[in-house]
Context: one part of a larger RNA
RNA sequence: UGACGGGGGCCCGCACAAGCGGUGGAGCAUGCGGUUUAAUUCGAUGCAACCCGAAAAACCUUACCUACCCUUGACAUCCCGCGAAGCCUGUAGAGAUACGGGCGUGCUCGAAAGAGAACGCGGUGACAGGUGCUGCAUGGCUGUCGUCAGCUCGUGUCGUGAGAUGUUGGGUUAAGUCCCGUAACGAGCGCAACCCUUGUCCUUAGUUGCCAUCUACAUUAGUAGGGAACUCUAAGGAGACUGCCGGCGAUAAGUCGGAGGAAGGUGGGGACGAUGUCAAGUCAUCAUGGCCUUUAUGGGUAGGGCUACACGCGUGCUACAAUGGGCAGUACAAAGGGAAGCGAAGCUGUGAAGUGGAGCAAACCUCAGAAAGCUGCUCGUAAUCCGGAUUGAAGUCUGCAACUCGACUUCAUGAGGUUGGAAUCGCUAGUAAUCGCAGAUCAGCAUGCUGCGGUGAAUACGUUCCCGGGCCUUGUACA
Numbered sequence: 001u002g003a004c005g006g007g008g009g010c011c012c013g014c015a016c017a018a019g020c021g022g023u024g025g026a027g028c029a030u031g032c033g034g035u036u037u038a039a040u041u042c043g044a045u046g047c048a049a050c051c052c053g054a055a056a057a058a059c060c061u062u063a064c065c066u067a068c069c070c071u072u073g074a075c076a077u078c079c080c081g082c083g084a085a086g087c088c089u090g091u092a093g094a095g096a097u098a099c100g101g102g103c104g105u106g107c108u109c110g111a112a113a114g115a116g117a118a119c120g121c122g123g124u125g126a127c128a129g130g131u132g133c134u135g136c137a138u139g140g141c142u143g144u145c146g147u148c149a150g151c152u153c154g155u156g157u158c159g160u161g162a163g164a165u166g167u168u169g170g171g172u173u174a175a176g177u178c179c180c181g182u183a184a185c186g187a188g189c190g191c192a193a194c195c196c197u198u199g200u201c202c203u204u205a206g207u208u209g210c211c212a213u214c215u216a217c218a219u220u221a222g223u224a225g226g227g228a229a230c231u232c233u234a235a236g237g238a239g240a241c242u243g244c245c246g247g248c249g250a251u252a253a254g255u256c257g258g259a260g261g262a263a264g265g266u267g268g269g270g271a272c273g274a275u276g277u278c279a280a281g282u283c284a285u286c287a288u289g290g291c292c293u294u295u296a297u298g299g300g301u302a303g304g305g306c307u308a309c310a311c312g313c314g315u316g317c318u319a320c321a322a323u324g325g326g327c328a329g330u331a332c333a334a335a336g337g338g339a340a341g342c343g344a345a346g347c348u349g350u351g352a353a354g355u356g357g358a359g360c361a362a363a364c365c366u367c368a369g370a371a372a373g374c375u376g377c378u379c380g381u382a383a384u385c386c387g388g389a390u391u392g393a394a395g396u397c398u399g400c401a402a403c404u405c406g407a408c409u410u411c412a413u414g415a416g417g418u419u420g421g422a423a424u425c426g427c428u429a430g431u432a433a434u435c436g437c438a439g440a441u442c443a444g445c446a447u448g449c450u451g452c453g454g455u456g457a458a459u460a461c462g463u464u465c466c467c468g469g470g471c472c473u474u475g476u477a478c479a
Stems, first nucleotide, its partner, number of pairs: 001479002003476003007473007015463002019427005026318008034309002042053002064304007073127001077126002079123005086103007107116003129293002132291003138287002140282003143278001145276001150189006156165003169180003195270004200238007210227002214225003241264001244258005320420001324379007336367003341360002346355003386417001391412007433455007
């Protein structure tokens, strides 16, 4: 100087407390461990691994296994020989591939002979290749403490020196935020602001959006004129700054209350992550040193595996019902996607869907019915008209192909489950809880992920305790 303390003081955080809803019990989905296997590819492992890399494992992906094949190689550069490339097609084979047949000649230079470019086949060796090892050789990127308020420097001063001071102190703040004091005076990286979005108003602009007033036709829809008010769209601006008033305070910083205001003291949300810590993670995104491999640890193909299953754990979904289930009627979103695409009306089917093809590169057409909600009827506490696992049968769709191993539909079946031990998680407001909708990936496949809106709470006395963190101080057989 740090680190640590079941030392002290001050302070903060859904850290506790106060509340609401869960997990832990059940079934299923999914990831991991273990076991099994020819293989069940690899990585991630307290917080900070475990619906994580993977925003899609039937083939492909794919790195694994088995079998069959190749050896200058699937890919790059150079050299030699032949042929343009390319197209059609036969036999064998699981295919890769092997052996054949037919058609076919372009471009540039050149008078021609010939040469050359691109491409294909064969050959020689330099070399290619490696998701092989080392993240404890590395770059880059990332997690974490932590959006915590800290981390430093120049000059000066103090100390023999390591170093100290500044950065401590009194107040204050979300903040090393600001004020005052001060052997310190200044400065930098962080904080804040500048950026995006949302909340109010104004201006400009009105199509594909809008319809208050006017006309027409229709009485079903802004439909056609027309209008530029309103909503909205999207560009510019205004607005919030403790600016105003009062109390407190050192007359300061600030804080408490009030006014006005759509909004008040950082208005809400996002992006943004200092010096460093964990030899944290990643050599399998990529790049890269070293090592290893070179008829194989490289390459091709088919099939299988990554989907196994006495078991253990994590994360979720669905439930156990009446604030509910079923049936009928009826209302209101936002944000997105669409051309090898979205696909309307109509018709067929109980249905998944089929048919159909209008319109739309989309404020125009379409996906598209929002759902919870509201109204009425029914069920009456029962393993039930709760719950839907599992299984049988018949189908639909995608796709060369659904056996291993897809999703969905209909009929039948109707398991465990009656609120969950010890323990444990999230959340402070448009939040939790609950309800649907969309998108990426994607031929197909979503209970995952990322967004969107609808309905919409309870509680916070307080900081003694648990966890994590900041500042000061003290002790130390620690560095």

Small-subunit ribosomal RNA, 3' major domain from an uncultured Gammaproteobacteria bacterium, 479 nucleotides, folded computationally. Rfam family: Bacterial small subunit ribosomal RNA. Rfam links the family to the GO terms structural constituent of ribosome and ribosome. The full RNA is in RNAcentral, with records from ENA, Greengenes and SILVA. Model confidence (mean pLDDT): 84 of 100.